[in-house]
RNA sequence: GUCCCGUUCGUCUAGUCAGGCUCAGGACGCAUGGAUUUCAUCCAUGAAACAGAGGUUCGAAUCCUUUACGGGACG
Numbered sequence: 001g002u003c004c005c006g007u008u009c010g011u012c013u014a015g016u017c018a019g020g021c022u023c024a025g026g027a028c029g030c031a032u033g034g035a036u037u038u039c040a041u042c043c044a045u046g047a048a049a050c051a052g053a054g055g056u057u058c059g060a061a062u063c064c065u066u067u068a069c070g071g072g073a074c075g
Base pairs, nucleotide, nucleotide: 001074002073003072004071005070006069007068010028011027012026013025020058030046031045032044033043034042035041051067052066053065054064055063
């Protein structure tokens, strides 16, 4: 330099191939409340995310382009 893959709550991860229902789901963690004499534990509820920009579309986490970052292959 060329090509390929990836980037989603605090962490890990599903959903992307094949666009469309609900507050984008789950686990751990966190907050609040409850059970327990307290801690731990258990139960309930809640907050919290689609890397940035542009485009296509009635509609984009999902498709396209580009930038950034990470990984890989070739030279």
Source information
The RNA shown here (transfer RNA) has 75 nucleotides and comes from an Opitutaceae bacterium. The coordinates come from a structure-prediction model, not an experiment, and the mean pLDDT is 81. Lineage of the source: Bacteria > Pseudomonadati > Verrucomicrobiota > Opitutales > Opitutaceae. Its Rfam family is "tRNA". The family's RNA type in Rfam is transfer RNA.